[in-house]
Context: one part of a larger RNA
Molecule: small-subunit ribosomal RNA, central domain
Organism: metagenome
C1' cells in the first nucleotide's frame, strides 16, 4: 500500500444548493493522447538467475548467457477511453391543460378556555394531598351570573392523513410564493449524476438589543416526606416560553439505514391523478403513473431482522471506521459578544 467494513459490535456528514474534481446515453466520421502490437536504441560494471569451468568441496572467485519486468524514438492497429465534427431521443430540462397538500411569508378575523379587574347573587369556607400543612377568605373568597381587558395555544375534523431537502408545518379568510404529481407527447438535444473546499437552511435551550407577558415554569422561598431530601409531591415564583431585529450551529438532528441510476416472485392497503369497460346515473372491475404502509420469494445477515420503500445483485460519487480508557480532553489554528462550536492528539494505563 492493497486486501476489510459503516440498522443495532468502531464508522453516513443534521440537511440542501454548487466549484473545482471524479464519472457519464446512443449512431457516424475523423484524430492517435492513452490503449495495443512490431521494430530499434537505451536500460554501466556488480548483485539476482542459468550453464560452464577455478580452488579437494563449499563459501569465494572467473568466463558466456539470460534477465534488467523501465524509458526515448520510429512504424502500424482504432476495439475501448479520450479529442474534433455531424446526427439521434429512451437520460435531463422546458411548454400546454389540469389535480391534492398543516410547504413558506406577511397581514387580518374567529370561537372555546384561562387569568386579571369591575358589578350583581350569596356567606365560610376555598384550595391542595396518600395523608398534610404552607397558601386564599367575613377588607367577602370558592361557587355563580353580567360586562371587560390580556396574552397564548388553535378541542372535534385528525387517519400506519398529507406536505417539505433536512430542521419542521395543524381555527379561518385574503395576498405574495416553494415544490411534487398527472395527461397530452408539442419543442431543446446529454444539457446528466456526485460532489473536497465553498455557501445558505437548521429543533430545543442560550446569548444581545426593543416589547410583550395570561398559562406554564429552570433558578429561588416557603409546606410537606425522609435519617438526610439541596428531589420525587404540595402553595409561590424569576428568567424564560410570545413577538420584531441579530447572533448562536448543536441534539437518541434517527430509518441509529449518504446520493442517482439499473436490475431481481408476489400479497394486502392508503394517498393524488388518467386511460378504458358498462351503464339511465352510481357503485363495482381492468389497464397504468406517482406517493406511503405492510406482510412475505430469492436472496443478504453473526442473529435480530432486511426483502422493488433492500440491509438483495451491480456501477458512479462523497462522507466515515480502524481496541477499551485517557478524551472529544490537551495544544495550536479558526469561528462566537458569551456559552461554547468545529478541527483535534500524545504520555500513561488495560
Nucleotide at each position: 500500500c492493497u486486501g476489510g467494513g459503516c440498522u443495532u459490535a468502531a464508522a453516513g456528514g443534521g440537511u440542501g444548493c454548487g466549484u473545482a474534481g471524479g464519472c457519464g446515453g446512443u449512431c457516424c466520421a475523423g484524430c492517435a493522447a492513452g490503449u495495443u502490437g512490431g521494430g530499434u536504441g537505451u536500460g554501466a560494471a556488480a548483485u539476482c538467475c542459468c550453464u560452464c569451468g577455478g580452488c579437494u568441496c563449499a563459501a569465494c572467485a572467473g568466463a558466456g548467457g539470460a534477465a534488467c519486468u523501465g524509458c526515448g524514438c520510429c512504424c502500424a492497429a482504432a476495439a475501448c477511453u479520450g479529442c474534433u465534427g455531424g446526427g439521434c431521443u429512451a437520460g435531463a430540462g422546458g411548454g400546454a391543460g389540469g389535480u391534492a397538500g398543516a410547504g413558506g411569508u406577511g397581514a387580518g378575523c374567529g370561537g372555546a378556555a384561562c387569568u386579571u379587574g369591575c358589578g350583581g347573587u350569596g356567606g365560610a369556607g376555598c384550595g391542595g394531598u396518600g395523608a398534610a400543612a404552607u397558601g386564599c377568605g367575613u377588607u367577602g373568597a370558592u361557587a355563580u351570573c353580567g360586562c371587560a381587558a390580556g396574552g397564548a395555544a388553535c378541542a372535534c375534523c385528525g387517519g400506519u392523513u398529507g406536505c417539505g431537502a433536512a430542521a419542521g408545518c395543524g381555527g379561518c379568510u385574503c395576498a405574495c410564493u416553494g415544490g411534487a404529481c398527472c395527461u397530452c407527447u408539442u419543442c431543446u438535444g446529454a444539457c446528466g449524476c456526485u460532489c473536497a473546499g465553498g455557501c445558505a437552511c437548521g429543533a430545543a435551550a442560550g446569548c444581545c438589543a426593543g416589547g410583550g407577558g395570561a398559562g406554564c415554569g429552570a433558578a429561588c422561598g416557603g409546606g410537606a416526606u425522609u435519617a438526610g431530601a439541596u428531589a420525587c409531591c404540595c402553595c409561590g415564583g424569576u428568567a424564560g416560553u410570545c413577538c420584531u431585529g441579530g447572533c448562536u450551529g448543536u441534539a437518541a438532528a434517527c430509518g441509529a439505514u449518504g446520493a442517482g441510476c439499473a436490475c431481481u416472485a408476489g400479497g394486502c392497503u392508503g394517498g393524488a391523478g388518467a386511460c378504458u369497460c358498462c351503464u339511465c346515473c352510481a357503485u363495482a372491475g381492468g389497464u397504468u403513473u406517482c406517493c406511503g404502509g405492510u406482510c412475505g420469494u430469492a436472496g443478504c445477515g453473526a442473529a435480530a431482522g432486511c426483502g422493488u420503500u433492500a440491509a438483495g445483485u451491480g456501477c458512479u460519487c462523497c462522507g466515515c471506521c480502524u481496541g477499551g480508557g485517557g478524551a472529544g480532553u490537551a495544544u495550536g489554528g479558526u469561528c462566537g459578544c458569551a456559552a461554547g462550536g468545529c478541527u483535534g492528539a500524545a504520555a500513561c494505563u488495560c